[in-house]
RNA sequence: GGGCAAUUAGCUCAGCUGGCUAGAGCGUCUCAUUGACAUUGAGGAGGUCACAGGUUCAAGUCCUGUAUUGCCCA
Numbered sequence: 001g002g003g004c005a006a007u008u009a010g011c012u013c014a015g016c017u018g019g020c021u022a023g024a025g026c027g028u029c030u031c032a033u034u035g036a037c038a039u040u041g042a043g044g045a046g047g048u049c050a051c052a053g054g055u056u057c058a059a060g061u062c063c064u065g066u067a068u069u070g071c072c073c074a
Stems, first nucleotide, its partner, number of pairs: 001073007010026004019057001028044005050066005
């Protein structure tokens, strides 16, 4: 230098053929349960979907560029 893949909540990850409000598990907070802790149950908070632009009535999803990480080729 070239190619491929990944980037979504604090962490690990789903999200199909573009469609109405973006989700799960773990974690975290509150409450209940306990003498207390753990477990369990109920509820809550937490998101610029890496960044910028484009297409579209509508983009996490499609297109282009950039960045970071990993792998392959030279």
Molecule: transfer RNA
Organism: Patescibacteria group bacterium